[in-house]
RNA sequence: GGCUGGCCGGACGGUCGCGGCGGAGCUCGCUUCGCCGAGGAAAGUCCGGGCUCCACAGGGCAGGCCGCCAGGUAACGCCUGGGCACUUCCGGCAACGGAAGUGACGGACAGUGCCACAGAAAACAUACCGCCGGCUGCCUCGGCCGCCGGUAAGGGUGAAAAGGUGGGGUAAGAGCCCACCGCGCGUCCGGUAACGGGCGUGGCAGGGUAAACCCCGGUCGGAGCAAGGCCAAAUAGGCGGCGAGAGACGGCCCGUCUCGACCAAGACGCCGCGGGUAGGCUGCUGGAGGGCUCGAGCGAUCGCGCCCCGAGAGAAAUGACCGUCCGGACGCUCGCGUCCGACAGAACCCGGCUUACAGGCCAGCC
Numbered sequence: 001g002g003c004u005g006g007c008c009g010g011a012c013g014g015u016c017g018c019g020g021c022g023g024a025g026c027u028c029g030c031u032u033c034g035c036c037g038a039g040g041a042a043a044g045u046c047c048g049g050g051c052u053c054c055a056c057a058g059g060g061c062a063g064g065c066c067g068c069c070a071g072g073u074a075a076c077g078c079c080u081g082g083g084c085a086c087u088u089c090c091g092g093c094a095a096c097g098g099a100a101g102u103g104a105c106g107g108a109c110a111g112u113g114c115c116a117c118a119g120a121a122a123a124c125a126u127a128c129c130g131c132c133g134g135c136u137g138c139c140u141c142g143g144c145c146g147c148c149g150g151u152a153a154g155g156g157u158g159a160a161a162a163g164g165u166g167g168g169g170u171a172a173g174a175g176c177c178c179a180c181c182g183c184g185c186g187u188c189c190g191g192u193a194a195c196g197g198g199c200g201u202g203g204c205a206g207g208g209u210a211a212a213c214c215c216c217g218g219u220c221g222g223a224g225c226a227a228g229g230c231c232a233a234a235u236a237g238g239c240g241g242c243g244a245g246a247g248a249c250g251g252c253c254c255g256u257c258u259c260g261a262c263c264a265a266g267a268c269g270c271c272g273c274g275g276g277u278a279g280g281c282u283g284c285u286g287g288a289g290g291g292c293u294c295g296a297g298c299g300a301u302c303g304c305g306c307c308c309c310g311a312g313a314g315a316a317a318u319g320a321c322c323g324u325c326c327g328g329a330c331g332c333u334c335g336c337g338u339c340c341g342a343c344a345g346a347a348c349c350c351g352g353c354u355u356a357c358a359g360g361c362c363a364g365c366c
Base pairs, nucleotide, nucleotide: 001366002365003364004363005362006361007360008359010325011324012323013322014321015320016319018037019036020035021034022033023032024031025030026029039343043354044353046352047351048350049349050348051224052223053222054221063220064219065218066217067216068082069081070080071079072078083105084103085102086101087100088099089098090097091096106215107214111213112212113209114208115207128155129154130151131150132149133148134147135146137144138143163181164180165179166178167177168176182204183202184201185200186199187198188197189196190195228282229281230280231279238273239272240271241270242269243268250263251262289308290307291306292305294303295302296301326341327340328339329338330337331336332335
């Protein structure tokens, strides 16, 4: 100096102001006293829960999300431990070992799709150059052109081309044969498991891609404190009762007319009931809460005991100044002066993740 992890992120005292709660006083909305008053991210609102209301027999379809194993947890896509793969570094001749980091890390013989450019060929594999054999022709007898066939060792293309290295074999070659490595299958051992190791066996499956469709397994009801509960004006509707007024028009009685009785509606007033609105109360902060000691565990985490209470509003308070220090920047008359204190700011509450962060402290590694 760098990386990783953890912690702090101005300290103390005073004055004034602001918000909330409690006590006291009185002229009843003011005064006074006391206590409390942002964060590690309060942020993004990306996951997971608590709480509340709505919906819901059971099963299926569709759709979203998740995906190595084990554990932690209220739960998670989070955390811890382990496995495997890859990358970097260190040690070693090497096999390998160690450290750090990264990984949506189930399935590619269930099916479908896609694979730019280059290349002969990008998948029921193929044959450009090359290598080898045969035939014909030419020939300076070294070879060369053409045709037919064999081959996949070598070259070339590509991110990727039908195992790798070595040996045998062959006209040249090829798991054609052999040894080791790799792979598949079987079995045994270790491990809770993922997985690892040993032994045997098969010359050996046929590219990649699933944050492409898809398949398999798991999981998921919706909305959110403007949730929800209680009280409840004014005004205008609704319902009921009573009164008043008119008893005209309508119905009924009726063959028709008149009069009359009855029924119903109705402007107006009063009372009552009910729903909603304004407004008020609640939900509301004592909780998966914090600190310390001990214990269990590799750890995440969990348990016992003791102690502590740390904002609860409503479009919304949390600020300013002074003094002494701390840290930084600038200036100069070199020990004083001026300025500054990162990112940012609660609103139902928790657990995570991610992002922002001047400076400082501690531990580990390089």
RNAcentral holds the sequence, with entries from MGnify.
The RNA shown here (Bacterial RNase P class A) has 366 nucleotides and comes from a soil metagenome.
Its mean pLDDT, the model's own confidence on a scale to 100, is 76.